[in-house]
RNA sequence: CACGAAAACGGCAAACCUAUCGAAAGGUAGGGACGCAAAGCUAAAGGGCCUUCCGCAUGAUGGCAGCCAGCUACCGAAG
Numbered sequence: 001c002a003c004g005a006a007a008a009c010g011g012c013a014a015a016c017c018u019a020u021c022g023a024a025a026g027g028u029a030g031g032g033a034c035g036c037a038a039a040g041c042u043a044a045a046g047g048g049c050c051u052u053c054c055g056c057a058u059g060a061u062g063g064c065a066g067c068c069a070g071c072u073a074c075c076g077a078a079g
Base pairs, nucleotide, nucleotide: 003076004075011036012035016031017030018029019028020027021026034066040071041070042069046068047067048064049063050062052060053059
């Protein structure tokens, strides 16, 4: 550098429920665990998806990082 164990120390938290914000997608907090080796960060680099608007387009709007991607990082069996 790469890889990701039937390892260690730890971490995060889907659906769903409650409260709350939002027109919506969705966000936040608490509960809860389906999963995750980047499920950490980035949506003023890019693709993709979702929302609403629309003059229906190679448009606008907001959102999703737990779709790909970019950046950074703990641990150390095997290779």

This is a predicted structure of a 79-nucleotide RNA (c-di-GMP-I-GGC riboswitch aptamer).